[in-house]
RNA sequence: GACAAAGGCAAAACCGGCGAAAGCCGGUGACGCAAAGCUACGAGGCUACCGCGCCGCUGGGUUCCACGCGCCAUGCCAGUCGGGCCGCCGAA
Repeated sequence: GACAAAGGCAAAACCGGCGAAAGCCGGUGACGCAAAGCUACGAGGCUACCGCGCCGCUGGGUUCCACGCGCCAUGCCAGUCGGGCCGCCGAA
C1' cells in the first nucleotide's frame, strides 16, 4: 500500500461436537480483511457454573428457599483498539 501478481484467511447462517455461559473446534459457506498470522502485555467489552449476599420481580411446600435478583474471573473476545513477535509482493 497499487483497478499489480501469486496466493492466504473466512463474517453471518446451517449441520455435528465441547462448554453452565460467553465462546471454541470441525464441515458447508463468504460478509469482508494488507496481517482478519501468532501473542491475553495494556485498555475496553462479554459470560457467571461455583461462591457470597438478597426477597423488590418470577416460581415454590412462603418471615424461608430457588431454576428469581445483585455482586464476583482465575473463564471468554485479538474480525474492539493499542503493544510485542513473525510474514508475501515491490508500482507510486